[in-house]
RNA sequence: AGGCGAACCUGUUGAAAAGCAGGGGCGCAAAACUAAAGGGUCUAAGGUCGAAAGACUAUGACUGCCAGUUGCCGAA
Numbered sequence: 001a002g003g004c005g006a007a008c009c010u011g012u013u014g015a016a017a018a019g020c021a022g023g024g025g026c027g028c029a030a031a032a033c034u035a036a037a038g039g040g041u042c043u044a045a046g047g048u049c050g051a052a053a054g055a056c057u058a059u060g061a062c063u064g065c066c067a068g069u070u071g072c073c074g075a076a
Stems, first nucleotide, its partner, number of pairs: 003028002008023006026064001032069003038066002040062003046057004
């Protein structure tokens, strides 16, 4: 000089977590990529247990939780 884009709002997909698009801008020197390479967290449609209330469970989701990998600038 640039980049990304939190919360929130609108629309939309989804059982949900959450994702996508537009607006928006909290912040980030990796807020780039990676979801059976590793850890952790969230949800529970379906399944299992239960008289019920509920509980357990990922093949679902989050990397802007840690982490792994790969990059920009160039001594401020």
This is a predicted structure of a 76-nucleotide RNA (c-di-GMP-I riboswitch aptamer) from uncultured Desulfosporosinus sp.
Model confidence (mean pLDDT): 84 of 100.
NCBI's taxonomy places the organism under Bacteria, Bacillati, Bacillota, Desulfitobacteriaceae, Desulfosporosinus.
RNAcentral holds the sequence, with entries from MGnify.